[in-house]
Context: one part of a larger RNA
RNA sequence: GGCGUUUGGUGAAUGCCUUGGCAUACAGAGGCGAUGAAGGACGUGGCACGCUGCGAUAAGCGUUGGGGAGCUGUGAGCAAGCUUUGAUCCAACGAUUUCCGAAUGGGGAAACCCACCCUCACCAUUUAAUUUCGCUGCCGACUUGUCGGCAUCGAAGGUUAAAUGGGAAGGGUAUCACCGAAGUGAAUACAUAGCUUUGGUGAAGCGAACCCGGGGAACUGAAACAUCUCAGUACCCGGAGGAAAGGACAUCAACAGAGACUCCCGUAGUAGUGGCGAGCGAACCGGGACCAGGCCAAUGCCUUCAAUUCAAGUAGCAGAACACUCUGGAAAGUGUGACCAUAGCGGGUGACAGUCCCGUAUGCGAAACUGAUGUUGAAGGAUUUGAGUAGGGCGGGGCACGUGAAACCCUGUCUGAACGUAGGGGGACCACCCUCUAAGCCUAAGUACUCCUGUAUGACCGAUAGUGAACUAGUACCGUGAGGGAAAGGUGAAAAGCACCCCGAUGAGGGGAGUGAAACAGUACCUGAAACCGAGCGCCU
Numbered sequence: 001g002g003c004g005u006u007u008g009g010u011g012a013a014u015g016c017c018u019u020g021g022c023a024u025a026c027a028g029a030g031g032c033g034a035u036g037a038a039g040g041a042c043g044u045g046g047c048a049c050g051c052u053g054c055g056a057u058a059a060g061c062g063u064u065g066g067g068g069a070g071c072u073g074u075g076a077g078c079a080a081g082c083u084u085u086g087a088u089c090c091a092a093c094g095a096u097u098u099c100c101g102a103a104u105g106g107g108g109a110a111a112c113c114c115a116c117c118c119u120c121a122c123c124a125u126u127u128a129a130u131u132u133c134g135c136u137g138c139c140g141a142c143u144u145g146u147c148g149g150c151a152u153c154g155a156a157g158g159u160u161a162a163a164u165g166g167g168a169a170g171g172g173u174a175u176c177a178c179c180g181a182a183g184u185g186a187a188u189a190c191a192u193a194g195c196u197u198u199g200g201u202g203a204a205g206c207g208a209a210c211c212c213g214g215g216g217a218a219c220u221g222a223a224a225c226a227u228c229u230c231a232g233u234a235c236c237c238g239g240a241g242g243a244a245a246g247g248a249c250a251u252c253a254a255c256a257g258a259g260a261c262u263c264c265c266g267u268a269g270u271a272g273u274g275g276c277g278a279g280c281g282a283a284c285c286g287g288g289a290c291c292a293g294g295c296c297a298a299u300g301c302c303u304u305c306a307a308u309u310c311a312a313g314u315a316g317c318a319g320a321a322c323a324c325u326c327u328g329g330a331a332a333g334u335g336u337g338a339c340c341a342u343a344g345c346g347g348g349u350g351a352c353a354g355u356c357c358c359g360u361a362u363g364c365g366a367a368a369c370u371g372a373u374g375u376u377g378a379a380g381g382a383u384u385u386g387a388g389u390a391g392g393g394c395g396g397g398g399c400a401c402g403u404g405a406a407a408c409c410c411u412g413u414c415u416g417a418a419c420g421u422a423g424g425g426g427g428a429c430c431a432c433c434c435u436c437u438a439a440g441c442c443u444a445a446g447u448a449c450u451c452c453u454g455u456a457u458g459a460c461c462g463a464u465a466g467u468g469a470a471c472u473a474g475u476a477c478c479g480u481g482a483g484g485g486a487a488a489g490g491u492g493a494a495a496a497g498c499a500c501c502c503c504g505a506u507g508a509g510g511g512g513a514g515u516g517a518a519a520c521a522g523u524a525c526c527u528g529a530a531a532c533c534g535a536g537c538g539c540c541u
Base pairs, nucleotide, nucleotide: 001540002539003538004537005536006535007534008533009532015526016490017489020461021460022458023457024456025455026454027453028452029450030449031206032205039100040099041098042055043054044053046078047077050074051073061094062093063092064091065090066089070082071081072080105114106113107112115173116172117171118170119169122166123165124164125163126162127161128160129159130158131157132155133154134153136151137150138149139148140147141146142145175203176202177201178200179199180198181197182196183195184194210241211239212238213237214236215235221228225275251258252257262289263288264287265286266285272280273279293442294441295440296386301381302380303379304378305377306376307375308374312370313369314368316364317363318362322337323336324335326333338355339354340344346358347357348356391415392414393413394412395411396410397409398408401427422437423436424435425434426433477484478483497525500512501511502510503509
């Protein structure tokens, strides 16, 4: 040095576990905001760094309920306290709620700077009134030195009112729209528009998807590319609701008839459309879900509000039934014998528990707040049957339909009817026939979605997985910024977390002792593979 074997170190795989995720179902909720939101900054604890909670009343205050023995969050320590006169905790309703932020008095480099106006309490000064005391004067009564009344002056204190000043606190002061009032006031005489002031009401900003409308790409595909496609998609803007939109036939159909709208399945990748390329792509009709019709001048309808009614929700309560033995550190395991069950879902307890604990089946419960439904009342709203409309020309767009034989719908522009003996449609157009009544308005359900709440479930994951995040995670860190973005779980049943001794530097680390079932479970902590690095032994060189 090699090989083999044994035994260690390092290392973290693997196994087991789960506080965290993922998905689905069913219910709920579907908004918050000038009464200042979402989101933050800064504070706030006896000691207090992060998180959580809260806001100068600051891990909290009050009231009303629940609950019933411990409590002062995470957080384990010390100190100091609270609590059966009911604490901590849970629920409902209130109070407080710094500063920034739509941020709204002005400004601004967010959490800061600078203002103006008004005012209660409070303080000081002055004035006035009143009260107490004293001096003087006058009057009255009499017990002759007291009392009462009036007036002037002085002192200090109190009360009230006014003015001035101070001071802290509170309130107000943005913009726009609409409504009301007042003033002013053109072209233009009266006026009107406009302007100014003032009072009232409302808006704004945020939010995951779903919805409607206004705008609207390109990469791509066409094996290139221009019509076309991607696609009315992405994206931007506006608006609304718990859904939105649509909706009560100027609809379809075909000589028979149907009967609002929306959504699903089929019709059907059909008929069509298409550099007839790539592609795009219906409808009638049938089957389902759900069903609802109303109004235009009044005993009606719709919307909103209020009262009342009464389910349900937001805390909770009761809740059956087991003992001994053996092994063991520990019994829920073994053995023996019982019991309950409208409860043998599940979780915990020192190993695997129907009968130990929490629960589960079942039954019950609300002072307060919310509130489906029904009833009653009040207030408000819509509007008089739809003309610059239908139709036509030109140019576009939408319809599955690319101008095509292109109907139908919308309209930038120019035109422009009839008016029920009428008008629209039936895919150029005409006739016959059939069908409907445009140019006014409202309308639940069935349908879409899930930032969020509750319950339940999983041939979903189990720490390189599952969310990026099981842990101080959108943290640390990176970037000027937009933005990017980790790693990191496990002692033990219980800290019983190694008193004391020894080596060592008053170390690190280790050896004893002790705890424990176990310390090769010692906080670099379950298990502890391999690579890699040693040591002992055997053999070979």